This is a predicted structure of a 73-nucleotide RNA (transfer RNA) from Candidatus Doudnabacteria bacterium RIFCSPHIGHO2_01_FULL_46_24. It matches the Rfam family "tRNA". Rfam classes the family as a transfer RNA. Lineage of the source: Bacteria > Bacteria candidate phyla > Candidatus Doudnaibacteriota.
[in-house]
RNA sequence: GGGUCGCUAGCUCAACUGGCAGAGCAGGGCGCUCUUAACGCCAAGGUUCCCGGUUCGAUUCCGGGGCGACCCA
Numbered sequence: 001g002g003g004u005c006g007c008u009a010g011c012u013c014a015a016c017u018g019g020c021a022g023a024g025c026a027g028g029g030c031g032c033u034c035u036u037a038a039c040g041c042c043a044a045g046g047u048u049c050c051c052g053g054u055u056c057g058a059u060u061c062c063g064g065g066g067c068g069a070c071c072c073a
Stems, first nucleotide, its partner, number of pairs: 001072007010025004019056001028042004049065005
């Protein structure tokens, strides 16, 4: 220098062909228990890496950029 893949909640990851962004864990509250843990219930938590484009509508499609992993040189 070229190529492929990835970037979504604090962490690990979903989201089928564009149509209301979700789960588990962690953290918070409550119940249970003599207490803790485990278990059960509840609520909260997001500028979907950034800038543009297409579209009635973009996590998803297109262009550019950033970061990371791997391959080639």